Overview
A computed fold for a 1552-nucleotide RNA from Parcubacteria group bacterium GW2011_GWA2_42_35, annotated as small-subunit ribosomal RNA. Model confidence (mean pLDDT): 83 of 100. The RNAcentral record of the sequence draws on ENA and SILVA. RNAcentral records the identical sequence in 2 taxa.
RNA sequence: AUUGAGAGUUUGAUCCUGGCUCAGGAUGAACGCUGGCGGCGUGGAUAAGGCAUGCAAGUCGUACGCCCCGCUUUCAAUUUGUAGCAAUACAAAAGGUUGGCGGGGAGUGGCAAACGGGGUAGUAACACGUAGGUACCAACCUCCAAGAUGAGAAUAAUCCCGCGAAAGCGGGACUAAUACUCAAUGGUUCCCGUAAGGGUAAAGGUUCGCAAGAAUCGCUUGGAGACGGGCCUGCGGGCUAUCAGCUUGUUGGCAGGGUAACGGCCUACCAAGGCAACGACGGCUAGGGGAGAUGAGAGUCUGUUCCCCACCACUGGAACUGCGACACGGUCCAGACACCUACGGGUGGCUGCAGUCGAGAAUCUUCGACAAUGCGCGAAAGCGUGAUCGAGCGACGCCGCGUGCAGGAAGAAGUCCUUCGGGAUGUAAACUGCUUUUAUAGAGGAGAAAAUCCCGCUUUUAGCGGGACUGAUGUUACUCUAUGAAUAAGGGGUUGCUAAACUCGUGCCAGCAGCCGCGGUAAUACGAGUGCCCCAAGCGUUAUCCGGAUUUAUUGGGCGUAAAGGGUCCGUAGGGGGUUUUGUUAGCCUCGCUUUAAAGGUCUGCGCUUAACGCAGAAAAUGGGCGAGGAACGGCAAGACUGGAGGAUGCGAGAGGCCGACGGAACUCUGGGUGUAGGGGUGAAAUCCGUUGAUAUCCAGGGGAACACCAAAGGCGAAGGCAGUCGGCUGGCGCAUUCCUGACCCUGAAGGACGAAAGCGUGGGCAUAAAAAAGGAUUAGAUACCCUUGUAUUCCACGCCCUAAACGAUGCUCUCUAGUCUUUCGAAGUGUCGACCCUUUGAGAGGCGAAGCUAACGCGUUAAGAGAGCCGCCUGGGAAGUACGGCCGCAAGGCUAAAACUCAAAGGAAUAGACGGGGACUUGCACAAGCGGUGGAGCGUGUGGUUUAAUUCGACGCUAAGCGAAAAACCUCACCAGGGCUUGAAAUUCCGGCGGAAAUCCCGCAGAAACGCGGGACUUCUCACAAGGACCGCCGGUACAGGUGCUGCAUGGCUGUCGUCAGUUCGUGGCGUGAGUUGUUCCCUUAAGUGGGCUAACGAACGCAACCCUUGUUGUCUGUUAUAUGUGUCAGACAAGACUGCCCCGCUACAGCGGGGAGGAAGGCGAGGAUGACGCCAAGUCAGCAUGGCCCUUUGAUGCCCUGGGCUACACACGCGCUACAAUGGCCGGUACAGAGGGAUGCCAAGCCGCGAGGCGGAGCCAACCCCAAAAAGCCGGCCCUAGUUCGGAUUGGAGUCUGAAACUCGACUCCAUGAAGCCGGAAUCGCUAGUAAUCGCGGAUCAGCACGCCGCGGUGAAUACGUUCUCAAGUCUUGUACUCACCGCCCGUCACGUCAAGGAAGCCGGGAGCGCCCGAAAUCCCCGCCCCCUAUGCUUUAUGCUAAAAUCAAUUUAACAAAUAUAGAGCUUAGAGGGCGGGGCUGAAGGCGAGUUCGGUGACAGGGACGAAGUCGUAACAAGGCACGGCUAGCGGAAGCUGGUCGUGGAUCAU
Repeated sequence: AUUGAGAGUUUGAUCCUGGCUCAGGAUGAACGCUGGCGGCGUGGAUAAGGCAUGCAAGUCGUACGCCCCGCUUUCAAUUUGUAGCAAUACAAAAGGUUGGCGGGGAGUGGCAAACGGGGUAGUAACACGUAGGUACCAACCUCCAAGAUGAGAAUAAUCCCGCGAAAGCGGGACUAAUACUCAAUGGUUCCCGUAAGGGUAAAGGUUCGCAAGAAUCGCUUGGAGACGGGCCUGCGGGCUAUCAGCUUGUUGGCAGGGUAACGGCCUACCAAGGCAACGACGGCUAGGGGAGAUGAGAGUCUGUUCCCCACCACUGGAACUGCGACACGGUCCAGACACCUACGGGUGGCUGCAGUCGAGAAUCUUCGACAAUGCGCGAAAGCGUGAUCGAGCGACGCCGCGUGCAGGAAGAAGUCCUUCGGGAUGUAAACUGCUUUUAUAGAGGAGAAAAUCCCGCUUUUAGCGGGACUGAUGUUACUCUAUGAAUAAGGGGUUGCUAAACUCGUGCCAGCAGCCGCGGUAAUACGAGUGCCCCAAGCGUUAUCCGGAUUUAUUGGGCGUAAAGGGUCCGUAGGGGGUUUUGUUAGCCUCGCUUUAAAGGUCUGCGCUUAACGCAGAAAAUGGGCGAGGAACGGCAAGACUGGAGGAUGCGAGAGGCCGACGGAACUCUGGGUGUAGGGGUGAAAUCCGUUGAUAUCCAGGGGAACACCAAAGGCGAAGGCAGUCGGCUGGCGCAUUCCUGACCCUGAAGGACGAAAGCGUGGGCAUAAAAAAGGAUUAGAUACCCUUGUAUUCCACGCCCUAAACGAUGCUCUCUAGUCUUUCGAAGUGUCGACCCUUUGAGAGGCGAAGCUAACGCGUUAAGAGAGCCGCCUGGGAAGUACGGCCGCAAGGCUAAAACUCAAAGGAAUAGACGGGGACUUGCACAAGCGGUGGAGCGUGUGGUUUAAUUCGACGCUAAGCGAAAAACCUCACCAGGGCUUGAAAUUCCGGCGGAAAUCCCGCAGAAACGCGGGACUUCUCACAAGGACCGCCGGUACAGGUGCUGCAUGGCUGUCGUCAGUUCGUGGCGUGAGUUGUUCCCUUAAGUGGGCUAACGAACGCAACCCUUGUUGUCUGUUAUAUGUGUCAGACAAGACUGCCCCGCUACAGCGGGGAGGAAGGCGAGGAUGACGCCAAGUCAGCAUGGCCCUUUGAUGCCCUGGGCUACACACGCGCUACAAUGGCCGGUACAGAGGGAUGCCAAGCCGCGAGGCGGAGCCAACCCCAAAAAGCCGGCCCUAGUUCGGAUUGGAGUCUGAAACUCGACUCCAUGAAGCCGGAAUCGCUAGUAAUCGCGGAUCAGCACGCCGCGGUGAAUACGUUCUCAAGUCUUGUACUCACCGCCCGUCACGUCAAGGAAGCCGGGAGCGCCCGAAAUCCCCGCCCCCUAUGCUUUAUGCUAAAAUCAAUUUAACAAAUAUAGAGCUUAGAGGGCGGGGCUGAAGGCGAGUUCGGUGACAGGGACGAAGUCGUAACAAGGCACGGCUAGCGGAAGCUGGUCGUGGAUCAU
């Protein structure tokens, strides 16, 4: 100084686990839309693919010779001119010449070219980083010391000749140097050598000067330094073990070679080493660092621009030159590619700057300048420089600025929305005023520039002062003036996360989407418009990285049930380790020095107007090295100790293991006896056994397997596991004593051993049980469950296999942290004769529990608590414990162990429900007990279906179907056919025209009517003459009407249903992380969540009950129309009464229940009704009504009117009813008794007529008055006599009545005639518990008429209920759950179809890395030969020379020719140095052949996997899932799966 944010998504809801997704930042980016300016940065990430063209490395004349040009100088000749007679003099010209100055050209020579610039292919390495080391080198630079003498031979250029198309090359002749060679000298200072001694060098140029010499730049040798490099070493940083063993120059030594230098760097020889789990070797990937992005940090990711290092330069190989290279713009060879060619042969290398093609989503100008900085060369001037400095292009990034500012309406227009009132856009615009950044035009105008150079001065290798010259950028920055708001805004979003919403269009379509998810007619989620939100010259998208993600957890996670403890033990490496002493110090701590380049980052300042950017200073961090110090902890070394650990001694328990022997029960078989018809088996059966005698029973015998009781929550073992008894062998454990050892300990990758059942091999054995198999059943099927048989197997021995729900789903060891109860085995104490008991203590095994932990469940001294150590394991679900590879196995298979693809979850615990072929309790006409029906018949009515022009529509299990409809002949009416109308049949408003009071009524024509056409009657308000007005009609027009058209899944209202069931909730408080829970559970009780008791609950609400109505009793009052009057009856109103209140008994608890009693009209809610909690079914109704939205409607309407038809159809099916089938009946006659209702276009009496329906009639009644009105069953009497009848009445014929315009389709009723089915109803099913069922009639609504329906009324008037097992329904508590659309749930597998990815596969194709062999370029090295040149020796020869000469000295022979000698040359020989050529050898790139290896592509086919609105078969799992499920294993089967063996509980219920 700085320092940490979360959200969405699994569920009905919750907590947890866990993944996916989002908000942030970043980029060499790209893409879409858009685009004003400037500054600073940045820009080929892909094909290290190919490249046209230009440029990117030259420079030095103060190293050298030559050629050309210009100027100048010297000289000779020539020519010309002038002067002179001439000689001659002077001048000029061209060419030449001597020297000089300047320029140009190539060449010799020197230095540079190894830097600078580019790229990242290769490289996992001493390549890089960091810290060290030294067996080394070093041109240019600096310093010090010394030197620089003499001589010589060549060669390019140039000239001549020749070859070639070219590139280029060869031969001959001449020449210079700072080129080259030789010689001399060369230090105790260089090299070799111990030393002695030996060896090694050089170059000059320029300036000044007459010269000598001086100065300066060079040259040589040695030493030192600086800068730079070579080599070596420690440490550090990728993935992979499905790469586990690698290595022969390999590891070391000796000798030699080689190098600047150490070294197997190379060679020969010797030895056999070296590396590796701390990961060798191999594979894949990759330049490394400073740093960059992100992050709170730790980390994770990255390595673009800039800086450092490495590596590369068309591909591969090689050396040469050089201080330096194995060399980007050098050489040689091979290869590929490209170009030129005269076909013989040549040339090239942009991964320099620009630029081009290609590939790609994608990355710039063939620009200016050396002005600055830097580099090379030069003494310098200077030259060169695509390094660099600048400009250009690209919003690619960062930063800055602008697109105007102020005023301006309760607010224009347009647009959008609207509840139609208004609201929004919005001070926004217009308009007024102002400003001028930017833009455009003009003017002015810095800094980057000072050196080099020149001059002067001074302490002249340097400094100071003065002067002059130099700008690509650049029409620069900047400043000023003028003009004028003038030149300048978009992109994305708008359901939630996530800031911002309305309307329209669309209708699971079109589309959106980062995740959850939107869209199927009211979409804030699609598309559009308007508004709004965010950012802004940008905004979005995509890709990638970090973050969020404590989601790899060092900081900072986990493993009982979520993913995760290895099946168990032993044990190697490793990790960890008791008390104490001394010493030491690689760990650790402190201090100092040093390093960790610069840039970057941080801080403080400064400079560009600001910022970005730049500059300066400071500080810090991290790591390393060196030195000094410390000694607590740790390590190491040495010593000691006893507490850890082990041992010893004594005692003890035990299904611990192995082997052997023995025993009884049961079973089965065999033999025999008795005995007879069955046995066996099941839900019931059958297969099966049995008269050849079973089962049963008795006796005898054989056999194999397992060991009842004891037995337990018990014991032992490391786990698996272990059980009759006895014996033998043997492992471990506990307690007590505290004697010994002296840390010997803990854990434990690798590794080893053990390891249920099943299974495998060989041999044996075989009683039982029993996969497979067979049969019988069950079933739709039944490859199952059940039954009868039955083989492998089950048993033994030996050898394999090595897996389990191998579980406490809980690794091992040690320490600590309340208890209490039980139990096993010890010990001590007490006690006893002894034992039991009791107390204490140790080791086990269990239950409940403190603290604590846990998501919860739960765990809790046997931890899942608090700590320590070590090991194993996990990181979303599926694919998958699978594929491939490897190891193991006889096989089955085991161990190790992925990916593509796919999903937005998969999970754990707990909660509320719902459900269960789970449990407990309780209730209900739920069953049962009864009575009567339905289902069969005929008819009525409704529905389905069918039919039809239409049979309008709705209602569909219970909860539609005599329902909407409490009245379809027309109307109703919504349907059909046809005919008509269009501001409309009805409503409101306005305008224009015509007419008239409006209205009302009548007539005619055509027509089915509506409608159309025509005529007439009648009359008048205000005002009155007209016009106008009110009102009405008609015509035309504008708004509009109208719709039984759609949506009940947009709605209101109303209703059904569970259900008149007893439930449903709330407040406060408590509990729980939470969903939730408690209350409301429990016990008793009730019709009741009714009441009482208890109680972390206390209260309360909606329901229950009560209040209301009817009825039963009484009283009081009132009494009309009741009654013949009065009382009473009766009617009405108001009261009373019933509350388990009283008594007895029983149960009990204060609630209450049961039994009995009194009283009472009534008794335990007296009876009935009305009243219907929270809610459920998107239940019903847009057609009762209302209503949002949508749709139809300007000329063929879905509106309106009309006629006719239809809703009444009829092979069928169903619901609800009526009438019956008869004698408890039918018919006839007589006769008695209700209640409740209705009545004015109404009920209708008496009387008369008609057989009757009915007619005539008209009294009475607006109704306690009159009428409907006869009640019927009943009772009395008679007939019928069991018969399809005197039952039954359908159907049909005829004749009528009534209503109504109108009874054909299509009314009701009457009379006569007709007389069908039907003799009590299959499976099944309905109602009812008392004034009820049953039965009998009466009334009403609707209504012109039409009732077997509906709603009411009374008459007569039963039977039965043991009881709650069962069916159905409901309630409470509890349990399980994978259900929550809630069991009509969920869900598994085969098969069929489609899509996708991956694996296998006969093969086919391609790439990588190596191995062996063959061939072998260039090239270094080695060997040989030849040639050239030089030197030297020897010989021959030529020339010169000459007897004395030679530079000098000494000496000899000969003799004047010659020879020798000498000098020079030539030839030959030999030797040596150097060079060249040729041949050979080692090594050796490319190439070829071969066998393998590895990676990838493709592949007929076969197998599995994933996914896919409505396919097939079954029903495996979830509830006891209907056979509990699951793990391992084996067999079998269309499939889920079934069965056997063994194991687990992650099984319900019941019991203990």